[in-house]
RNA sequence: GGGGCCGUAGCUCAGCUGGGAGAGCGCCCGCUUCGCGAGCGGGAGGUUGGCGGUUCGAGUCCGCCCGGUCUCCA
Numbered sequence: 001g002g003g004g005c006c007g008u009a010g011c012u013c014a015g016c017u018g019g020g021a022g023a024g025c026g027c028c029c030g031c032u033u034c035g036c037g038a039g040c041g042g043g044a045g046g047u048u049g050g051c052g053g054u055u056c057g058a059g060u061c062c063g064c065c066c067g068g069u070c071u072c073c074a
Base pairs, nucleotide, nucleotide: 001073002072003070004069005068006067007066010025011024012023013022019056027043028042029041030040031039049065050064051063052062053061
């Protein structure tokens, strides 16, 4: 240098055949407790790495770029 895979919430990751952006943990509030924790209920938090394209519609398809990774090739 080339190739494969990955990039979605603070962290770990789902998201099927293009149409609702989500889970667990964490965080905040309430209930409970003398208090803490656990448990239960509720809530906040997202340019879906960036730009462009296709489409009525893109996390998802296509191109380029950036970053990470690999017992791939050189």
Transfer RNA from a Longimicrobiaceae bacterium, 74 nucleotides, folded computationally. It matches the Rfam family "tRNA". NCBI's taxonomy places the organism under Bacteria, Pseudomonadati, Gemmatimonadota, Longimicrobiales, Longimicrobiaceae. The RNAcentral record of the sequence draws on ENA. Model confidence (mean pLDDT): 81 of 100.